[in-house]
RNA sequence: GGGCCUGUAGCUCAUCUGGGAGAGCAUCCGUCUUGCACACGGAAGGUGGUCGGUUCGAGUCCGAUCAGGUCCA
Numbered sequence: 001g002g003g004c005c006u007g008u009a010g011c012u013c014a015u016c017u018g019g020g021a022g023a024g025c026a027u028c029c030g031u032c033u034u035g036c037a038c039a040c041g042g043a044a045g046g047u048g049g050u051c052g053g054u055u056c057g058a059g060u061c062c063g064a065u066c067a068g069g070u071c072c073a
Base pairs, nucleotide, nucleotide: 001072002071003070004069005068006067007066010025011024012023013022019056027043028042029041030040031039049065050064051063052062053061
């Protein structure tokens, strides 16, 4: 320098071919307990790496760019 893969909640990851952004753990509140833990119920938390484009509509398609991984030179 070039090819490929990944980037979504604090962490680990879903979201099949464009149309309601979600789960587990963690955090907070409540129930339970003398108290804690466990268990159960609930809540908060996201401008989907960044910018631009296509579209009525983009996490998803296209381009550029950044970061990480991997392969080739």